[in-house]
The prediction has a mean pLDDT of 83. A computed fold for a 71-nucleotide RNA from Henningerozyma blattae CBS 6284, annotated as transfer RNA.
RNA sequence: GCGUAAAUAGUUCAGUGGUAGAAUGUAAGUUUCCCAUACUUAUGGCCCGGGUUCGAUUCCCGGUUUUCGCA
Numbered sequence: 001g002c003g004u005a006a007a008u009a010g011u012u013c014a015g016u017g018g019u020a021g022a023a024u025g026u027a028a029g030u031u032u033c034c035c036a037u038a039c040u041u042a043u044g045g046c047c048c049g050g051g052u053u054c055g056a057u058u059c060c061c062g063g064u065u066u067u068c069g070c071a
Stems, first nucleotide, its partner, number of pairs: 001070003005066003010024004018054001025043006047063005
């Protein structure tokens, strides 16, 4: 330099056009003599900029970062 794949919650991952989810973490509470476990509640996110669309995490274009392959 060329090509491929990826970017969603603090972390690991789902989600292929119609109010964004799980696990885990964190905080509070219940339980317990205390800790741990268990339970309940809360918390918190679509990499950036445009386009298409009534509507975009999703489709298209460009950019940024990263992975892999070729040279």
The gene name in the source record is tRNA-Gly-CCC-1-1. It matches the Rfam family "tRNA".